[in-house]
Context: one part of a larger RNA
Molecule: small-subunit ribosomal RNA, 3' major domain
Organism: uncultured bacterium
RNA sequence: UGACGGGGGCCCGCACAAGCGGCGGAGCAUGCGGAUUAAUUCGAUGCAACGCGAAGAACCUUACCAAGGCUUGACAUGCACUGGACCGGCCCAGAGAUGGGUUUUCCUUUUUGGCUGGUGUGCAGGUGGUGCAUGGUUGUCGUCAGCUCGUGUCGUGAGAUGUUGGGUUAAGUCCCGCAACGAGCGCAACCCUUGUCCUAUGUUGCCAGCAAGUUGUGUUGGGGACUCGUGGGAGACUGCCGGGGUUAACUCGGAGGAAGGUGGGGAUGACGUCAAAUCAUCAUGCCCCUUAUGUCUUGGGCUUCACGCAUGCUACAUUGGCGUCUACAGAGGGUUGCGAUACCGUAAGGUGGGGCGAAUCUCUUAAAGGGCGUCUUGGUUCGGAUCGGGGUCUGCAACUCGGCCCCGUGAAGGUGGAGUCGCUAGUAAUCGCAGAUCAGCAACGCUGCGGUGAAUACGUUCUCGGGCCU
Repeated sequence: UGACGGGGGCCCGCACAAGCGGCGGAGCAUGCGGAUUAAUUCGAUGCAACGCGAAGAACCUUACCAAGGCUUGACAUGCACUGGACCGGCCCAGAGAUGGGUUUUCCUUUUUGGCUGGUGUGCAGGUGGUGCAUGGUUGUCGUCAGCUCGUGUCGUGAGAUGUUGGGUUAAGUCCCGCAACGAGCGCAACCCUUGUCCUAUGUUGCCAGCAAGUUGUGUUGGGGACUCGUGGGAGACUGCCGGGGUUAACUCGGAGGAAGGUGGGGAUGACGUCAAAUCAUCAUGCCCCUUAUGUCUUGGGCUUCACGCAUGCUACAUUGGCGUCUACAGAGGGUUGCGAUACCGUAAGGUGGGGCGAAUCUCUUAAAGGGCGUCUUGGUUCGGAUCGGGGUCUGCAACUCGGCCCCGUGAAGGUGGAGUCGCUAGUAAUCGCAGAUCAGCAACGCUGCGGUGAAUACGUUCUCGGGCCU
């Protein structure tokens, strides 16, 4: 000077408390450990690994294993020599890679050309090792309020001061004081989005008034009022009033206002810590392999299963299940695509193809909700695992190992021990919708979107983490 203390003081945070809903028990899904295996590729391991890299493992992917091949090589480029077309099509052998046969037989400035095969040589290649050699990127403390510098002053010096103190704030935010005076990186603001109004514009959007038409529909003429879209602006600043305060910073209450004291949300992450993570995104030093640790192919594996853990989904029912009728979103995607009307099928789906590169067409009936009916406390008309059978779709191909539909089957489960997690408002809870990846999909995941919509906070003694002073 720091760090630490079951030392002290002050303060903050869904940290506790007050509440609401879960997890821990069941079944299933996914990830991990372990075990197994020819292989079950590799990485991530307290918080900060474990629905993580992976926004999608049937082949491919793929890095792993077995078997079969190749050796200037699957890929790049130079030189020397040499050949010719090469590619493609067909046939044969083969699991295929590949090999054999056959067919076709180039352009050209006529050359040391282009293209391509062979031999040789420099070389290629490596998801091989080291993240404790590194760059870059990322997590975390933490969106916590801190971390420093110049000059001056003090101290022999390490260093101190400033940055401490009195108030105040979400904040080293601001005010006052002070041997300090200033400054930088952070805070805040500037950026995006959302909430109100004005204005301009008006198609593919809208339809109040006028007119036409229809079983019906902005459908048509038309209109710019409204909604909405896209630009531009206004608006919020403790600006105004009152109380408190040191005449300050600020704080409490009020007015007006769509919004009030950072309005809500996002992006934004200081100096640094953890030899934190990543050599498997990429780049890269060194080491290692070079007829193999490279590369091609077929098949298998990453999908195993006594068991343990993590994260989810579905339930255990009446605030419910089932049947039927009926209402209201937002945000996205679409040409190798989205696919309407119609018809077939119980359904998954099929036939077909209007329209649409989309404010036009389409995915697209949102669901919870509302009306009516039924079930009546029963492991049940709860629950849907598991298994049998039949189909359908994608795709060379669903055996290992896909999704979906129908019929049958109908397991555990009656609210879950110790313990533990999330959340303070359009939040929790609950309900559906869309998208990326993607042929298809193991998505119950993730990222967004809207619908319905609570309870509680006395307080800071205690638990955890953090800040300042000592």